[in-house]
RNA sequence: UUAUCAAGAAAGGCAGAGGGAUCAGGCCCUGUGAAGCCUUGGCAACCGUCAUAUUUGAAAGGUGCCAAAUCCUGCCCUAUUUUAUUAGGGAAAGAUAA
Repeated sequence: UUAUCAAGAAAGGCAGAGGGAUCAGGCCCUGUGAAGCCUUGGCAACCGUCAUAUUUGAAAGGUGCCAAAUCCUGCCCUAUUUUAUUAGGGAAAGAUAA
C1' cells in the first nucleotide's frame, strides 16, 4: 500500500488470578480455574502446491485463528426525536495476510 474482519472452529496437562489490544465508559468471561506454556485436535483458505485452463476444484506446505460483530461506544454525517437516545453510513484505531 491492497484485501478481509456479523461465518467457522476445543479437549487434556502444568500453572494459580486475572482476562476481553491500548486509554475512558459500558457490558461480559473467570477458583465449575483467568493470563501464560506444552500436547493433541479443529476452523478457514491470504500466499504457495496440484489439477483445470481462466475460472473453478482438490489438498493443506508457510502464516493466522478456535466466547460474545474487531464484545459495544468514543470522531464525522444522515434520519428520528421527548434533546437524550435509537437506527444507518463513513472515518480513525486495531488484527491478519500478501